[in-house]
Context: one part of a larger RNA
RNA sequence: GAGCGAACGCUGGCGGCGUGCUUAACACAUGCAAGUCGAGUGCGCAGCUUUCUGUAGCAAUACAGGAAGUCGGCGCACGGCGCACGGGUGCGUAACACGUGGGCAAUCUGCCCUCGGAUGGGGGAUACCCCCGCGAAAGCGGGACUAAUACCGCAUGACAUUCCGAAGACCUCGGUCUUUGGACUCAAAGCCCGCAAGGGCGUCUGAGGAGGAGCCCGCGCCCGAUUAGCUAGUUGGUGAGGUAACGGCUCACCAAGGCUAUGAUCGGUAGCCGGUCUGAGAGGAUGGCCGGCCACACUGGAACUGAGACACGGUCCAGACUCCUACGGGAGGCAGCAGUGGGGAAUAUUGCGCAAUGGGCGAAAGCCUGACGCAGCGACGCCGCGUGGGGGAUGAAGCUUCUCGGAGUGUAAACCCCUUUCGACCCGGACGAAUGACCCGCAAGGGUUUGACGGUACGGGUAUAAGAAGCCCCGGCUAACUACGUGCCAGCAGCCGCGGUAAUACGUAGGGGGCCAGCGUUGCUC
Numbered sequence: 001g002a003g004c005g006a007a008c009g010c011u012g013g014c015g016g017c018g019u020g021c022u023u024a025a026c027a028c029a030u031g032c033a034a035g036u037c038g039a040g041u042g043c044g045c046a047g048c049u050u051u052c053u054g055u056a057g058c059a060a061u062a063c064a065g066g067a068a069g070u071c072g073g074c075g076c077a078c079g080g081c082g083c084a085c086g087g088g089u090g091c092g093u094a095a096c097a098c099g100u101g102g103g104c105a106a107u108c109u110g111c112c113c114u115c116g117g118a119u120g121g122g123g124g125a126u127a128c129c130c131c132c133g134c135g136a137a138a139g140c141g142g143g144a145c146u147a148a149u150a151c152c153g154c155a156u157g158a159c160a161u162u163c164c165g166a167a168g169a170c171c172u173c174g175g176u177c178u179u180u181g182g183a184c185u186c187a188a189a190g191c192c193c194g195c196a197a198g199g200g201c202g203u204c205u206g207a208g209g210a211g212g213a214g215c216c217c218g219c220g221c222c223c224g225a226u227u228a229g230c231u232a233g234u235u236g237g238u239g240a241g242g243u244a245a246c247g248g249c250u251c252a253c254c255a256a257g258g259c260u261a262u263g264a265u266c267g268g269u270a271g272c273c274g275g276u277c278u279g280a281g282a283g284g285a286u287g288g289c290c291g292g293c294c295a296c297a298c299u300g301g302a303a304c305u306g307a308g309a310c311a312c313g314g315u316c317c318a319g320a321c322u323c324c325u326a327c328g329g330g331a332g333g334c335a336g337c338a339g340u341g342g343g344g345a346a347u348a349u350u351g352c353g354c355a356a357u358g359g360g361c362g363a364a365a366g367c368c369u370g371a372c373g374c375a376g377c378g379a380c381g382c383c384g385c386g387u388g389g390g391g392g393a394u395g396a397a398g399c400u401u402c403u404c405g406g407a408g409u410g411u412a413a414a415c416c417c418c419u420u421u422c423g424a425c426c427c428g429g430a431c432g433a434a435u436g437a438c439c440c441g442c443a444a445g446g447g448u449u450u451g452a453c454g455g456u457a458c459g460g461g462u463a464u465a466a467g468a469a470g471c472c473c474c475g476g477c478u479a480a481c482u483a484c485g486u487g488c489c490a491g492c493a494g495c496c497g498c499g500g501u502a503a504u505a506c507g508u509a510g511g512g513g514g515c516c517a518g519c520g521u522u523g524c525u526c
Stems, first nucleotide, its partner, number of pairs: 001526004006522005013385006019378002021343001026341003030338003035081003040078006047070010088296003098220007107213003112209008120154001122152002130143005160185001162183009190201004222268003229259003234256008271293004275286004298319005321332004349375001351374003357371001358369004388418004398409004422467001424462005432453001436449005470515005475496003481510005491498002
């Protein structure tokens, strides 16, 4: 000098865009953050329509009860998909975690796209509801009933699996791929629209793709030798198990290996990168916001379901902590968004909206979405704007200084003329919104509807110089000097150093210098 997720002191007008627990991965009250589908299904409630009966009435009708149909408006349950995304944090990790370049002839892949084939015929249950029982509760047990795109056999078998053959191509020489013959094993579900024909959405099976994931390897990746030896599933082999898959991944047996001064092992520290800061560069430092990858979800362990998890708002076990309890037993997990306590020099609202973008479910309408879009708070940062402009005296007053003549503040003020940004007030008032849906139309196309921000931005108008300047410094480095007070005191100080009676270095004042809605100080990096 530059920089910062900064803090502290003094000061503070406006706007835009960013940004905001660096400390206790400390503990958390409360609310919200993952649901959706009635076009898979059952039951109950409500609504509507029709109809019957009873009561009152002459009747219209009113009330009560029943039946049928219709309707997803509401609730519960079965079922499907999602909940593995999105969001948070940086604990752990010095590692194929990450970065980069490759490999898988050792692999998997729901939804989506392309292509081929199929979707036949049956069966038995069960939740909700009802009845009974246990329990303070959380909840649990028994009996009886019923449906399905829930579950289970049978048929068929293109393709696929496994096995036995033939030919060809490739290869890491183990095998792999293509064509072909035979045997073996394995599928499925329906729903909606329509009078129908048919159409749409699904289901099963196979091939390919896209995107995603898993595994392996080369190279790169902090400090300590006051850490020098480390290792028993250890290193390799055979066989088996296991996995989507290779592998000592696991196990049995056999062999005795494997790593290491090119730093093993041990200890410390740390998420990695794109990047960011600095620097002429080389380099050094760093990894906050944003993006990619990884790891974690009270602590430790485990598996289940599933295409995908060993699963933040799932399950089980153990532990610590908090809460409820009828003492028998139960409930919980903000490193999601807000918010609270605590720690700290220090870091925000228990806000609005799904209008947009994106995501889940759904045929759609739509529902959900603290992702996201916005608003609020903080000069925390960057950028922009303003606090007025012109004229105006040999020059007011005040203040300071003085050799008492004067000099400085100083065109500064007053005064005259002008302008009105920002702010204030009045009027108008968006872009972001075209998709979708509905209506018209054969179509092209047209119309209607949808905005949290927001009566905001912006535009027009009204009035007035009116509402808006501070902070640090002035001995040298270093730009800017006098007076008084003080008297090695009080104090200053980044270094050199000032202060003991004339201090440009302390304190105050006048003046001056610098920066400016900021200015200084501290901390950290180059």
Molecule: small-subunit ribosomal RNA, 5' domain
Organism: soil metagenome